[in-house]
Context: one part of a larger RNA
RNA sequence: UGACGGGGGCCCGCACAAGCAGCGGAGCAUGUGGCUUAAUUCGACGCAACGCGAAGAACCUUACCAAGGCUUGACAUGCAGGGAAAUCCUCCAGAGAUAGGGGGUCCGCAAGGGUCCUGCACAGGUGGUGCAUGGUUGUCGUCAGCUCGUGUCGUGAGAUGUUGGGUUAAGUCCCGCAACGAGCGCAACCCUCGUUCUAUGUUGCCAGCGCGUGAUGGCGGGGACUCAUAGGAGACUGCCGGGGUCAACUCGGAGGAAGGUGGGGACGACGUCAAAUCAUCAUGCCCCUUAUGUCUUGGGCUGCACACAUGCUACAAUGGCCGGUACAAAGGGCUGCCAAACCGCGAGGUGGAGCGAAUCCCAAAAAGCCGGUCUCAGUUCGGAUUGGGGUCUGCAACUCGACCCCAUGAAGUCGGAGUUGCUAGUAAUCGCAGAUCAGCAACGCUGCGGUGAAUACGUUCCCGGGCCU
Numbered sequence: 001u002g003a004c005g006g007g008g009g010c011c012c013g014c015a016c017a018a019g020c021a022g023c024g025g026a027g028c029a030u031g032u033g034g035c036u037u038a039a040u041u042c043g044a045c046g047c048a049a050c051g052c053g054a055a056g057a058a059c060c061u062u063a064c065c066a067a068g069g070c071u072u073g074a075c076a077u078g079c080a081g082g083g084a085a086a087u088c089c090u091c092c093a094g095a096g097a098u099a100g101g102g103g104g105u106c107c108g109c110a111a112g113g114g115u116c117c118u119g120c121a122c123a124g125g126u127g128g129u130g131c132a133u134g135g136u137u138g139u140c141g142u143c144a145g146c147u148c149g150u151g152u153c154g155u156g157a158g159a160u161g162u163u164g165g166g167u168u169a170a171g172u173c174c175c176g177c178a179a180c181g182a183g184c185g186c187a188a189c190c191c192u193c194g195u196u197c198u199a200u201g202u203u204g205c206c207a208g209c210g211c212g213u214g215a216u217g218g219c220g221g222g223g224a225c226u227c228a229u230a231g232g233a234g235a236c237u238g239c240c241g242g243g244g245u246c247a248a249c250u251c252g253g254a255g256g257a258a259g260g261u262g263g264g265g266a267c268g269a270c271g272u273c274a275a276a277u278c279a280u281c282a283u284g285c286c287c288c289u290u291a292u293g294u295c296u297u298g299g300g301c302u303g304c305a306c307a308c309a310u311g312c313u314a315c316a317a318u319g320g321c322c323g324g325u326a327c328a329a330a331g332g333g334c335u336g337c338c339a340a341a342c343c344g345c346g347a348g349g350u351g352g353a354g355c356g357a358a359u360c361c362c363a364a365a366a367a368g369c370c371g372g373u374c375u376c377a378g379u380u381c382g383g384a385u386u387g388g389g390g391u392c393u394g395c396a397a398c399u400c401g402a403c404c405c406c407a408u409g410a411a412g413u414c415g416g417a418g419u420u421g422c423u424a425g426u427a428a429u430c431g432c433a434g435a436u437c438a439g440c441a442a443c444g445c446u447g448c449g450g451u452g453a454a455u456a457c458g459u460u461c462c463c464g465g466g467c468c469u
Base pairs, nucleotide, nucleotide: 007469008468009467010466011465012464013463015459016458019422020421021420022419023418026313027312028311029310030309031308032307033306034304035303042053043052064299065298066297067296068295069294070293073122077121078120079119080118081117082116083115088103089102090101091100093098106113107112124288125287127286128285129284133282134281135277136276137275138273140271145184146183147182148181149180150179151160152159153158164175165174166173190265191264192263193262195233196232197231198230199229200228201227205222206221209220210219211218236259239253240252241251242250243249302441315415319374320373321372322371323370324369325368331362332361333360336355337354341350342349343348381412386407387406388405389404390403391402392401428451429450430449431448432447433446434445
């Protein structure tokens, strides 16, 4: 000077408390450990690994294993020598990679170019080291801190400033002070939502005026409204009152769509953890070079006594089932989205209109509301598991896809110790879309809207953090 203390003081945070919904028990899904295996590729390991890298493992991916092949190589550049083919079509052997036979073909006037073979340099490596590194990222933490110049003090390490009195979400601001200033952070500037004005109206809208239909902004037309796009305005403690050192600020009020940081996002200081990543990429050194490179077929990454983590579905009547009937937002679409109509109980099939989309399609929103039924039961709850039959994608669904129908109907009657999230359009609950993607193990993830709570006395205690001592 720090760090630490079951030392002290002050102060924060869904940290506790007050509440609501969960997890921990069941079944299933996914990840991990372990075990197994020819292989179950590799990485990630308290918070900050474990629905994580993976926003798509049947082949491919793929890095793993077995078997079969190749050796200037699957890929790049250069040099030397040589060839008339190589690619392509077809036949045959083979699991295929490949090998053999047949057919057939280059550009340019030329130099040469392209291509193939042989040889040499070299290629190649998801091999090792994240404790050699760059870059990127997590975390403390969106916590309020971390420093510098000059001056002053101290022999010096260093201190001061940055401490103190107030105040703030904030080292935010005010006052004081041997300090005076400054930088990186805070805040603001950026995006978005909420109000309004102006401009512009097509594919959007339809108040008023017409036309037309079984019906529909369908048509003429209109710019009012909604909406879209762009540009402004608006919020600043600006105004009033109380408190206050009459300072910063704080409490209440007015006006206002919005009030004291209006809500949300992006944004992450000096640094910490030899934190993570050599498997995104780049890269030093080491290692392999007829193999640790590369090609192929098949298998594996999906194995299952078990243990943990994260979810989904439930255990029902605020519910299940059946019929009828409303109201979104945000997205995606040409190797695509796919309407009407018809067939099928259904997954789906036939069909072909429209649309490169404010025009057409995906598209049915669901919870909700109105009726009916079930009457507390392992049930008309719950749907695992299994048998049978199908649909679709794809060269191919055996290992190992999703979905549909019939049958089957398991555990489960609210979960021990313990433990998680959340303070408002939040929790809870309900559905919709997208990326990846042929298809899909998505119950994941990222967004979108619908319905929409309860509680906070307070800071003694648990956890983490800040300042002073």